[in-house]
């Protein structure tokens, strides 16, 4: 920088102790305990295996990743039945180059 997804799935474990949910504005989680480290779990992007070969389908989990709310929700645009509903952006996250 491209490219592919992002409304489904994951603990009444340990330890740790105040923060924490990208960043702004909101609304939330939190000492009936935040983050973080372990351990457990999910999912299958890349990987390996076996079967097809119009490029899928299964398995399997070595190499990420994810485990509150839709990427928790908004900003910027189009649409309508315009204090709202909905589509896309843009921004972010992960994977692969």
């Nucleotide at each position: 920088c491209u490219u592919a997804u992002c409304a489904a799935g994951a603990g009444c474990g340990g330890u740790g102790g105040a923060g924490g949910g990208a960043a702004c504005g909101g609304c939330c989680c939190g000492a009936u305990g935040a983050a973080g480290c372990c351990c457990g779990g999910c999912a299958a992007c890349c990987u390996g295996c076996g079967c097809a070969u119009g490029u899928g389908c299964g398995c399997a989990a070595g190499g990420u990743g994810c485990u509150a709310a839709a990427u928790c929700c908004g900003g910027c645009g189009g649409u309508a039945g315009u204090g709202u509903a909905u589509c896309g952006a843009a921004a972010g996250a992960u994977g692969a180059g």
Molecule: SAM riboswitch aptamer (S box leader)
Organism: uncultured Lawsonibacter sp.